[in-house]
Context: one part of a larger RNA
RNA sequence: CCAUGGUUAAGGAACUCGGCAAAAUGACUCCGUAACUUCGGGAGAAGGAGUGCCCUCUUAGGUGUAGUGAUUUACUCAUGAAGCCAGAGAGGGUCGCAGAGAGUCGCGGGUUGCGACUGUUUAACAAAAACACAGGCCUCUGCAAAGUCAGAUGACGACGAAUAGGGGCUGACGCCUGCCCAGUGCUGGAAGGUUAAGGGGAGGAGUUCGACGCAAGUCAAAGCUCUGAACCGAAGCCCUAGUAAACGGCGGCCGUAACUAUAACGGUCCUAAGGUAGCGAAAUUCCUUGUCGGGUAAGUUCCGACCUGCACGAAUGGCGUAACGACAUCCCCACUGUCUCGGUCAGUGACUCA
Numbered sequence: 001c002c003a004u005g006g007u008u009a010a011g012g013a014a015c016u017c018g019g020c021a022a023a024a025u026g027a028c029u030c031c032g033u034a035a036c037u038u039c040g041g042g043a044g045a046a047g048g049a050g051u052g053c054c055c056u057c058u059u060a061g062g063u064g065u066a067g068u069g070a071u072u073u074a075c076u077c078a079u080g081a082a083g084c085c086a087g088a089g090a091g092g093g094u095c096g097c098a099g100a101g102a103g104u105c106g107c108g109g110g111u112u113g114c115g116a117c118u119g120u121u122u123a124a125c126a127a128a129a130a131c132a133c134a135g136g137c138c139u140c141u142g143c144a145a146a147g148u149c150a151g152a153u154g155a156c157g158a159c160g161a162a163u164a165g166g167g168g169c170u171g172a173c174g175c176c177u178g179c180c181c182a183g184u185g186c187u188g189g190a191a192g193g194u195u196a197a198g199g200g201g202a203g204g205a206g207u208u209c210g211a212c213g214c215a216a217g218u219c220a221a222a223g224c225u226c227u228g229a230a231c232c233g234a235a236g237c238c239c240u241a242g243u244a245a246a247c248g249g250c251g252g253c254c255g256u257a258a259c260u261a262u263a264a265c266g267g268u269c270c271u272a273a274g275g276u277a278g279c280g281a282a283a284u285u286c287c288u289u290g291u292c293g294g295g296u297a298a299g300u301u302c303c304g305a306c307c308u309g310c311a312c313g314a315a316u317g318g319c320g321u322a323a324c325g326a327c328a329u330c331c332c333c334a335c336u337g338u339c340u341c342g343g344u345c346a347g348u349g350a351c352u353c354a
Base pairs, nucleotide, nucleotide: 001349004346005345006344007343008342010340011339014338019335027051028050029049030048031047036041038172052094053093054092055091056090057089058088059087061085062084063083067079068078069077070076071074095099108332109331110330112328113327114325115324119131120130135170136169137168138167139166140165141164147156148155149154173320174319175318176317178250179249180248183247184246185243186242187241188240189239192238193237194236198232199231203227204226205225206224207223210219211218212217251269252268253267254266255265278312279309290306291305292304293303294302
């Protein structure tokens, strides 16, 4: 020096990203216990006191001998001195620095955020505010169910039957959940438009019996082959209506009040509709360490307000909320070698010598 452990004057978080680590608390009995609250909790809240051993006394209880009483007369029942068991209390005495004498064995309080809670998770860098959750809502499914494995003949769903089963979103509870159906999606509708295969076959072409022609060739029936217009023709799409706890969206400019400032008010443009309640420098605020207040001697953090919300907002839920949390933030008490700032001790390793 490395690692482990003991101790330390005075101070006591000045350390540090942060009280990380350490210290402290600790058992049992009694007293006592706030805000808040879903009346269950909070709560071991907090905060106090006692605790060894010996003697004496008091007393609740158990057991139940002798005795007494009773009856259904028996290994009976009731009561019950004594003895034994095991508690509580009062008084007195006594020893030590110390009596839960070692060891085991909660530190506590206040504020805020997030998540209701108990649970689950990245086996081996993340345990959380993530996932789940009970509860809420939407939607599909009438049973040979929907859906799934599959591609079927079979199985799950389910030996269930809409208070059932599948899917999606939200996430206890309380108060609530505003406006927009123009776009996208879904659902209903069927008048019209568009429209595939297919049906249909007007017409056209090839071939050549035949006709004409001296010939070259021209015309050309039937059959066969190729092609092929009109017309008929479903869903879908166009169209039409509904639907936002479906995907989603939720404005701008100008003016105006008898100080100033501001604008309840007015005008105008655009939109499907222009953000309601509640909350708000927030796990969201760029400017920003916003401004004011509190706390500190001093506070980019924290708490309470303000609202100018760059860019909150209502089941991609909004705002609250007792209880809970190895969650996150700030403050306080206690406590300490975290620190001022080091010292010292023990044994181990390293190192040196043999």